The RNA shown here (Guanidine-I riboswitch aptamer) has 137 nucleotides and comes from Paenibacillus phyllosphaerae. Its mean pLDDT, the model's own confidence on a scale to 100, is 79. The RNAcentral record of the sequence draws on Rfam. It matches the Rfam family "Guanidine-I riboswitch aptamer". From the family's description: This family represents a conserved RNA structure found upstream of the ykkC and yxkD genes in Bacillus subtilis and related genes in other bacteria.

[in-house]
RNA sequence: GACAAUGCUGUCUAGGGUUCCGUUGAUUCCUUGCCUGAAUCAAGCCUGGUCCAAGAGACGGCGUAUGGAUGAGGACUCUGCUUGCAGCGAGCGGCAGCGGCCGUCCAUAGACACGGAAGGAUAAAAGCCUGGGAGAU
Repeated sequence: GACAAUGCUGUCUAGGGUUCCGUUGAUUCCUUGCCUGAAUCAAGCCUGGUCCAAGAGACGGCGUAUGGAUGAGGACUCUGCUUGCAGCGAGCGGCAGCGGCCGUCCAUAGACACGGAAGGAUAAAAGCCUGGGAGAU
């Protein structure tokens, strides 16, 4: 920038690893010594917080479709009427409408879904992305 309608998205969860926090351990500094505190290193087969997170998970929001109700209009569209203008006609104007369009509200719908390996991003990994993929039925 373009783009949706078995659409997009928010909060979470299953799950995930280790950036940061914390925890544990080792070493060092202060001390007569210990505790505490601080620093460095290591550990995610460290419970956790931050963080990531489902097409086939949860609860919502917006949008979409169908049906209904209602409202509005410098009258957009359609139909009808018209003793006005014009006049072959066509058309212009005016009036009307359980009409269409538009707004608001309500209801319903929103189905089904077995699934590798390899690869990618991020600090790293994963039901994340690839991907309703390759396959299977």